[in-house]
């Protein structure tokens, strides 16, 4: 530090995701040791048991114990059962005092002076404890314990009586204490402060120990230290879909209250105070130190540890106390729970442990007070779940170990294999050595400052002895990202973090070798910062990617022109103060190291206070005149708004004139006329809206504005440089304007025309076309506020080459006057230079280079929505979200492709012809159907294809039947000698079973060994899948004229010239231009035929050699010449002369590539499947099947014919158990017959059509020839399924063919006929050749087909058989409304109102003072009263859940219906 993912491919934009660190985790595998630390995040849910706060007998009475002496009864006596005194370092319930307000938990509430920081307090308080002064006299009444009675199940009372104090209470002294008053200093921004004098009034105290000294103590008071209240100034979420809020509210005065300011409370006055610098209200949240990440700025976080607040079941309350509204105190209510005798009671683990429950999930009802720290207490001590430890947990960090060496036959053994080896792999084994760790024995600390005492702990830690011995696992392995191979699965099972992977060859899924990272851990999950400059302070944007408000006026705000002079507010530097410790960095130091822990240092603030500096900002004063704005003279304009006015067309109404149509469309109709339309002429009548001029011309802030006139009125512009003196730029909210459409009301209404009716089109037409036609269009007055309201470019200023048009205006020159020219301001448009720009483009009228200020953006989708709020009469507008879903969605340019875009050009493409196909009857393929089987492949490029020939065989199907190392091929083993081999009869359909019988071979060292044949294993064998695993071969585009490359240029790049453009060609032929220049595969040429000629040869050929003809070798053509065109180039165009002329005709030849095109069935082959069967043999059947369809043929349908006689002329090519001659036989296929030929020699072998004669005479015929019977003939083992050819009868359909469609452009079509191959024969009318006859037609490229090249548009890239939209149907999924229904939250109004402060109170009660008493005086209890918690009542508010039914959205692999959009998407 990046990467991966939108594409064909690029460059941007933008999101999504990864890679890295972190965790109080947790779950899956799986685990040897040790340190150090950390461990209920959920239920502030409820808690059974134990402990977590007590001491202090040196404050006090009282009981008990203990010794000691004494005593009494009882008993010999031990000794039992009493009293009594004195001792006591013992024990307790009480009374007192001190703690119990610290520690120690939790985060519930708290958005607040709670926290942080940094100040104030002249507005304050401090028990204990330090330092100082002064004192500490003398009394008094009571109470608890206790003791009787007593009432309750308990908890706990209740009356009588005793009694003590460091408990309580008067008096006395008393100040420098506290209050009042008077005076000086002294501080202060002023003050009630501080201080130093005087005078006046209040006001304490308690004793214990101790022989004593003396010590603790108590009381008053003045400092201090440490501690707390209060009270400001700054800093720290979220939501304006919360915009106003407040009635103790702001203030004041008096008054009450507090340690103490204060509406803190209370009475009256006042009406203020808060708020866009976010008030109020809502919503989450304890804050800091600090953690975690990060180059930093930031972003998240607040566990464990500090510091601070809060809060102790839930609410309210005060009481004691130096301090509480008090976790382990109190009073009341509330919900819970327990316990009861049913009257009443009791109780809060957010202390340590521990249940229970929720939860993915978090620990021992351990040990000690040894250390450390606290309480009390003189101590001794006692308490202390603070706290040291120990227990469980790989939660985390750190640290160590599972061995170290040699060791190749690279062992076995697993995997893989091209079978040769490869690897795990020196890895093990073996050998040798070690002892961290483990186990077993021994010794054994520090921690303890002091003699003793140590929970930890017989622990750390050291010897020593034993054995390699006790100890490796998880993830991954397509790419990002390091590491690959076999199998097995087969869009299944599954994976996935993204992009995707998986449909028979998965490095992606599982398993297995293997490799790779970590390692006592490794992966997932969750969350957080990183990457993400993707919220942009450091560091982004807005033409088209998401983003300038439609425009304009302007408050606040924000910036703000020159000089000069003060202020230092901001700004800079210095200085002091604070920024706790812990963290953190750095240095050193201690545990063997590390982690962990210590010490020193350094770091940290938008702080505070001071002292400076003064450039710039600000402020304050004075001054310019360049910005702005006024003055004077000129000027263009559809700029506004009232009012009048003009013609020129439409329409309609009256009249003439005329008659049958007319109007519309692609084409019709529906409309409208004979009751007289349209046409055509005068008249008149309303309404609207201005032709020509007219112009990328003006004006205006958009919006917008167009006939003349006339008034009222905004605003630019030059020009002079007169005048004020910065008066300014933008501008949240505000406010005003603001097209069409559309509402509200009145008006108007030609003409056009939403809605609507009719008429066409169409599968439908809700449309597009047409015919009508209603609001509307148009005036008044108000509303509505939107628009692709656009230059998708806020606004205003400066500066940065230029050229070229054009409005307006000055000035210059010219001139008679102009005009043209030149210059200068403003305005409008075009082309460019730097510069931007992702490209496209933009370029002084910026998108360039700045600067002010506004408004706006943050993936697509949902959503220009829902909800609220605000405006609207309403339509609606404006602001404006989530859930959920995607990986993308987008810009811009490239290269195809493709358009019912455009240019040009080509083809038997279509025109122009000639034959035909399409109707029929065969024939033959195919569909489809049938069948045991109809075997298989092949669909513009399948269909007389593959097959150049299916009766059996072929054959790959179907039925049967049979045999399994096999019909064939190899290799190992073993066997085999009358063996291999032939093979009679018997069985069967036939294979095959059977076996008489007859019967061999090579070599040889003579042991044998090859061949054969048997038996076993290994394996053949498959026309059994996959043509989408594949080679090879084919077709098609298309014999189309193109496809590419090296180098150079341009481009960020995909990619582009080059191949484009002018001519020209069959042709990227070929010339010219030219940032290109060359070049290769194609294209021509080279190769074969054939046409014309020379020469050679010349057999089997012929006229017998002048040369027909065969066969080799050569020549000949090349726009070569001539005249025209032409850029006078390529090159057309004629013509000459040649057999042939402009490629002379055909053939072979097929670029880069497309179609996952064909074919695994021709062959070949990977895999996969089969192995007594999918192989292999047999027989017989299918493949020949027939209601249909199609394709390709053949024969016709007739007279340019049939038919019958006789007669001419032919090339290719074929011939050995093969063509076959002569002659005989038969009507005839064919028989018999054998002659020649290894073929220019013999055979087929006679060609037909043609020519000649003749007949038929338009007829289902003498056309046609199908079908069908008869009899025959040939191949074959075999013609029944199912050959073929002959005769003889038989005579079907047909009478020239609907849409519609093939083939040909010259020796072609067309007709004619003959030859071959494969073959036993043939169903051949088929294919592959050969030759006879021999045409017709091309104006031209406007359409169809196809194909080239250029160029447009594109939302297509599988590329138009593309894409892609809405509605409907279905599933799923979150969500709006909704008649309602149910919660939960904060207040409000009323009513009831507990404790408890406060307050007021006649009767009541009461020990201290006072009095003798009565009684006062004070106090209390009750009783009443504000306040006042929960409570009920009651309409609202804000906010969940949930609801019949209802809106739509998302998303789902092939569903319906149409085709709206991307090309001119067929109506832009």
């Nucleotide at each position: 530090a990046g990467a991966g993912u939108u594409u064909g491919a690029u460059c941007c934009u933008g999101g999504c995701u990864c890679a890295g660190g972190a965790u109080g985790a947790a779950c899956g595998c799986u685990g040897g040791c040790g340190g150090u630390g950390u461990g209920c995040a959920u239920a502030a849910u409820a808690c059974a048991u134990g402990c977590a706060a007590g001491u202090c007998g040196a404050a006090c009475g009282a009981g008990g114990g203990c010794u000691u002496c004494u005593u009494g009864u009882a008993g010999c006596a031990a000794u039992a059962c009493g009293g009594g005194a004195a001792g006591u370092u013992c024990c307790u319930a009480g009374u007192g005092g001190c703690g119990a307000a610290u520690g120690g938990g939790u985060g519930a509430g708290u958005a607040a002076c709670a926290c942080g920081u940094g100040g104030g307090u002249a507005a304050c308080c401090u028990g204990c404890c330090c330092c100082g002064a002064a004192g500490u006299g003398g009394g008094g009444g009571a109470u608890a314990a206790c003791a009787g009675c007593u009432c309750g199940a308990a908890a706990g009372g209740g009356c009588u009586g005793c009694u003590a104090a460091u408990a309580c209470c008067g008096c006395a002294u008393g100040a420098u204490c506290u209050c009042u008053c008077u005076g000086g200093g002294u501080u202060u921004a002023g003050a009630c402060g501080c201080u130093c004098a005087g005078a006046g009034a209040u006001c304490a105290a308690a004793g214990c120990c101790g022989a004593a000294a003396g010590g603790c103590g108590c009381u008053u008071u003045g400092g201090g230290a440490g501690g707390g209240g209060c009270c400001c100034g700054c800093g720290g979420c979220c939501c304006a879909u919360c915009a106003g809020g407040u009635a103790g509210u702001u203030g004041g005065u008096g008054g009450g209250g507090u340690a103490a300011u204060g509406g803190c409370c209370u009475a009256c006055c006042a009406a203020g105070c808060c708020u866009a610098u976010g008030a109020c209200g809502g919503g989450u949240a304890g804050g800091g130190g600090a953690c975690c990440u990060g180059a930093g700025a930031g972003g998240g976080u607040g566990g464990u540890c500090c510091c601070c607040c809060a809060c102790a079941c839930u609410g309210g309350c005060a009481c004691u106390g130096a301090a509480a509204c008090a976790c382990g105190g109190g009073c009341c209510a509330g919900a819970c729970a327990c316990c009861u005798a049913c009257g009443g009671g009791u109780g809060g683990c957010a202390g340590c442990a521990g249940u229970a429950g929720g939860g993915a999930a978090u620990a021992u009802u351990g040990c000690a007070c040894a250390a450390u720290g606290g309480g009390c207490g003189a101590a001794a001590g006692c308490c202390u779940g603070a706290u040291g430890c120990a227990g469980c947990a790989a939660c985390a960090c750190c640290g160590c170990g599972u061995g170290c060496g040699c060791g190749a036959u690279g062992a076995a053994g697993g995997c893989c294999u091209u079978c040769g080896g490869g690897u795990c792999g020196u890895a093990a084994a073996g050998c040798g050595c070690u002892u961290u760790u483990c186990g077993g024995g021994a010794g054994g600390a520090u921690g303890a400052g002091g003699a003793a005492g140590g929970a930890c702990a017989g622990u750390a830690c050291u010897c020593c002895c034993g054995g390699a011995a006790u100890a490796a696992g998880u993830c991954a392995c397509g790419g990002c990202u390091a590491a690959c191979u076999a199998c097995g699965u087969g869009c299944c099972a599954g994976c996935a973090g993204c992009c995707g992977c998986g449909g028979u060859a998965a490095a992606a899924c599982g398993u297995a070798g293997g490799u790779g990272g970590c390692g006592a851990g490794c992966g997932u999950u969750a969350u957080c910062c990183g990457g993400a400059u993707u919220u942009a302070c450091u560091g982004g944007g807005c033409g088209u990617a998401a983003a300038g408000c439609g425009c304009g006026u302007g408050c606040a705000g924000g910036c703000g022109g020159u000089c000069c002079g003060g202020u230092c507010a901001g700004u800079c530097g210095g200085a002091u103060g604070u920024g706790a410790a812990a963290u953190c960095u750095c240095u050193c130091g201690g545990c063997u190291c590390a982690a962990c822990c210590g010490a020193g240092a350094g770091g940290g603030g938008c702080c505070a206070u001071u002292c400076g500096a003064u450039a710039c900002u600000u402020c304050c004063g004075g001054a310019c005149u360049a910005g702005a704005g006024g003055g004077c003279a000129g000027u263009a304009g559809a700029g506004g708004a009232a009012g009048g006015u003009g013609g020129a067309a439409u329409u309609c109404c009256c009249g003439g004139u005329g008659u049958a149509g007319u109007g519309g469309u692609a084409a019709a109709a529906u409309g409208c006329g004979u009751a007289g339309a349209g046409a055509u002429c005068g008249g008149g009548a309303g309404g609207a809206a201005c032709a020509c001029c007219a112009g990328u011309g003006g004006c205006g802030a958009a919006g917008g504005c167009g006939g003349c006139c006339u008034u009222c009125u905004g605003g630019g512009c030059u020009g002079c440089c007169c005048c004020u003196g910065a008066c300014g730029c933008u501008c949240a909210g505000a406010c005003g304007c603001g097209a069409a459409a559309g509402c509200u009301a009145g008006g108007g209404g030609a003409g056009c025309g939403a809605a609507c009716g009719g008429g066409a089109u169409u599968a439908g037409a809700a449309a597009c076309c047409c015919c009508g036609g209603u609001a509307g269009u148009c005036c008044u007055a108000g509303c509505c506020g939107u628009a692709a309201a656009c230059u998708a470019u806020g606004u205003a200023g400066a500066c940065u080459a230029g050229g070229u048009g054009u409005c307006g205006g000055a000035g210059g020159u010219c001139u008679c006057a102009a005009c043209c020219c030149c210059u200068c301001c403003g305005g409008u448009g075009c082309c460019g230079a730097a510069g931007c720009c992702a490209a496209c483009g933009c370029g002084a009228u910026a998108a360039g280079u700045c600067u002010a200020c506004c408004g706006c953006c943050u993936g697509g989708g949902g959503a220009c929505u829902a909800c609220g709020g605000c405006c609207g009469c309403a339509a609606g507008g404006u602001u404006a979200a989530a859930a959920c879903u995607c990986a993308a969605a987008g810009g811009a340019a490239u290269u195809g492709a493709c358009g019912g875009g455009g240019a040009c050009c080509c083809g038997c493409a279509c025109a122009a012809g000639c034959a035909g196909c399409g109707g029929a009857g065969c024939g033959u393929g195919u569909g489809g159907u049938u069948u045991a089987a109809u075997u298989c492949g092949a669909u513009c490029u399948a269909c007389g294809c593959g097959a150049a020939g299916a009766a059996c065989c072929u054959u790959a199907c179907c039925c049967a039947g049979a045999a399994u190392u096999g019909a064939c091929a190899u290799g190992u083993a073993c066997g085999u000698a009358g063996u291999a081999g032939g093979g009679a009869a018997g069985c069967g359909a036939a294979a095959g079973c059977g076996g008489a019988c007859c019967g061999a071979c090579c070599c040889u060292u003579c042991g044998g060994g090859g061949a054969g044949c048997g038996u076993a294993c290994a394996c053949a064998g498959g026309u059994g899948a996959u043509g989408c695993a594949u080679g090879g071969c084919u077709g098609u585009c298309g014999u189309c004229a193109g496809c590419u490359c090296g180098u150079g240029c341009c481009g960020u790049g995909a990619g582009g010239u080059g191949u484009u453009a002018g001519g020209u060609u069959a042709a990227g032929u070929c010339c010219u231009c030219u940032a290109a220049c060359g070049a290769g595969c194609g294209c021509a040429a080279c190769c074969c035929u054939u046409a014309c000629u020379g020469c050679a040869u010349g057999u089997u050929a012929c006229a017998u050699g002048u040369g027909u003809c065969a066969u080799g070798c050569g020549g000949a053509a090349c726009u070569g010449c001539c005249g025209g065109u032409c850029u006078c180039a390529a090159a057309c165009c004629g013509g000459a002369g040649g057999a042939a002329g402009g490629c002379g005709a055909g053939g072979a030849u097929g670029a880069c590539g497309u179609c996952a095109a064909g074919u695994c069935a021709g062959c070949a082959u990977g895999u996969c499947c089969u192995u007594u069967a999918u192989a292999u043999c047999u027989g017989g059947g299918g493949c020949u099947a027939c209601a249909c369809a199609c394709a390709c043929g053949c024969u016709a349908c007739a007279a340019u014919g049939g038919c019958c006689a006789g007669u001419a002329c032919a090339a290719u090519g074929g011939g050995a158990u093969g063509c076959u001659a002569a002659g005989c036989c038969g009507c005839g296929a064919g028989g018999c017959g054998g002659a020649g030929c290894c073929a220019a020699u013999c055979c087929a072998c006679c060609a037909a059509a043609g020519c000649u004669g003749g007949u038929c005479u338009c007829a289902g015929u003498u056309c046609g020839g199908a079908u069908c019977g008869c009899a025959g003939g040939c191949u074959g083992c075999a013609a029944c399924u199912c050959g073929c050819c002959u005769g003889c009868g038989u005579g079907a359909a047909g009478u020239c063919g609907g849409a519609g469609u093939u083939g040909c452009u010259a020796g072609u079509a067309a007709c004619c006929g003959c030859a071959g191959g494969a073959c036993a024969g043939c169903u051949a009318u088929a294919c592959u050749g050969c030759g006879g006859u021999g045409a017709a037609u091309a104006c031209g490229u406007u359409c169809c087909c196809g194909g080239g090249u250029c160029u447009u548009g594109u939302a297509c890239a599988c590329a138009c058989c593309g894409c892609c939209c809405g509605u409907c149907a279905c599933g799923c999924u979150a969500u709006g409304g909704g008649a309602g229904c149910u919660g939960g939250c904060a207040a409000c109004g009323c009513c009831u109102g507990a404790a408890g402060c406060c307050g007021g109170u006649g009767c009541c009660u009461c020990a201290a003072c006072c009095g003798c008493a009565a009684g006062g005086g004070g106090a209390g209890a009750g009783c009443c009263g504000u306040c006042g918690a929960a409570g009920g009542c009651g309409g609202g508010g804000c906010u969940g859940g949930u609801g019949a039914c209802u809106g739509g959205a998302g998303c789902g692999a092939a569903g319906u219906c149409g085709u709206a959009a991307c090309a001119a998407g067929g109506u832009a």
Molecule: small-subunit ribosomal RNA
Organism: metagenome